[in-house]
């Protein structure tokens, strides 16, 4: 210099100015209703999708089993997770690094179209052989030659995504883990590690192919519902009556359990019954920022400081100007750069109980660390 | 807020316990028939199976994430 990899930050900046406008809260003025003035606060990194996980609330105190669902290498973090961090293994890359639904196929059931001889402990189409039998011919009677009928083989060809280890040799009639060497594979004493896992003396003589995002098995986790949860007040419109000994809760099913009561009465039914409406839940929180400490890190702890939308179908907006920044254009300058001029400051998007993640959408700019190639010193 | 379903040719639909050329009807084009048109007959064209990624030898079908549309309950 060129090419590449992995994180991070901002969301134009200035607490700029001017005019108009919106919502919450506080204070003041005013009115029958209300309106006006001042102060203060007023969206995001994803507020989104609602895909996971939790808080909170109610159901029943949330216990056991079955069903159902989820997760799936190891360790850690956390309120929790399918998230994050660190590590292992596999795989891709020269590398920095990227990616991985990564338990079990030597429990069982199942699937593999077409092609092919054969598709699961299989098989012989072409092929090789024909030692041993068989047939034919020859014979010096020892045997030899031929055929490819019986039969043997699985090396070579061929099919397929996949064909029951690979290469070389020995061996043989031809062959074959039949035997040998190396490689692969399996088991593995022992060693290292917290573990996943790694190394591995030795043994085996090849058995144990693939698919579990097919059923399934194993281990672990999950009760259900959702702020329209739930609580309080309660207009019109008033608390009364009857029955009554067992009743109620089960929201996938069962067990188990719980609550209330038996005449001082639980519960059930009826009348119009907690209906309309209002208040609350509601925003101070697994909170933001800074410093210090522990840890490789995720994260955790301590101290200081700040308060930062809370409304109802629901506000947070619009226009103009200045400086800086960015982009384009020409001018000056060897260059760094300088002055000038024109334009733009966007994209995705909008809180609705709250929070931690994931995923998706997206413009411009800034910055850090690292890798490779080339050149120069 | 919670839950469910669908997307295949221009249109309406089959095909979804994975198996190789993805089909049908209507529509469209060409030819035959007819004086001409329709009907009829024959042949043909037309498909990113909503998109992307994965599992598998193999995906419209299985899994994951998105996009679009529809429905139900409170």
């Nucleotide at each position: 210099u060129c090419g590449g990899g992995a994180g991070g930050c901002g969301a134009g900046u200035g607490a700029g100015g001017a005019u108009c406008g919106c919502g919450g809260c506080c204070g003041g003025a005013u009115u029958c209703a209300u309106u006006c003035c001042g102060g203060u606060c007023g969206a995001g990194g994803a507020a989104a999708g609602u895909c996971c996980g939790g808080g909170c609330u109610c159901c029943g105190c949330a216990g056991g089993g079955c069903a159902g669902g989820g997760u799936g290498c190891c360790g850690g973090c956390u309120a929790a997770c399918a998230g994050c961090c660190g590590g292992g293994c596999g795989u891709c890359g020269c590398g920095a690094g990227g990616c991985g639904a990564c338990g079990g196929a030597a429990a069982g059931u199942g699937c593999a179209a077409c092609a092919g001889a054969g598709a699961g402990c299989a098989g012989a189409c072409c092929g090789c052989c024909g030692a041993u039998g068989g047939c034919g011919c020859c014979u010096u009677c020892g045997g030899g030659c031929g055929c490819a009928c019986a039969g043997g083989c699985a090396a070579g060809g061929g099919u397929g995504a996949a064909a029951c280890g690979g290469u070389g040799g020995u061996g043989u009639a031809a062959g074959a883990g039949a035997c040998c060497a190396c490689c692969g594979c399996g088991c593995g004493a022992c060693c290292g590690g917290a573990g996943a896992c790694g190394g591995g003396a030795g043994c085996g003589g090849c058995a144990c192919g693939g698919c579990a995002a097919a059923c399934c098995c194993c281990a672990c986790c999950c009760g259900g519902a959702g702020c329209a949860a739930g609580g309080c007040c309660a207009a019109g419109c008033a608390g009364g009556g009857a029955c009554g000994a067992g009743g109620c809760g089960c929201g996938g099913c069962c067990c188990g359990c719980g609550c209330c009561g038996c005449u001082c009465g639980a519960g059930u039914c009826c009348c119009g019954g907690g209906u309309a409406g209002g208040c609350u839940g509601c925003u101070a929180g697994a909170g933001g920022c800074g410093c210090c400490g522990a840890g490789c890190a995720a994260u955790c702890g301590g101290c200081g400081u700040c308060c930062c939308a809370g409304a109802g179908a629901a506000a947070u907006g619009a226009u103009c100007c200045c400086a800086c920044c960015c982009c384009g254009c020409g001018c000056c300058g060897u260059a760094a750069g300088g002055a000038g001029u024109g334009g733009g400051g966007g994209a995705c998007a909008g809180a609705a109980c709250c929070c931690g993640g994931c995923u998706u959408a997206u413009u411009c700019g800034c910055g850090u660390c690292c890798c490779g190639a080339c050149c120069a010193g | 807020g919670c839950g469910c379903c669908c997307g295949u040719a221009g249109c309406u639909c089959a095909g979804u316990u994975g198996g190789a050329u993805a089909g049908a009807g209507c529509g469209c084009g060409u030819g035959c028939c007819u004086c001409c048109g329709g009907a009829g007959c024959a042949c043909g064209a037309g498909g990113u199976c909503g998109c992307a990624g994965g599992u598998u030898c193999g995906a419209a079908u299985c899994c994951u994430g998105c996009c679009g549309g529809g429905c139900g309950c409170a």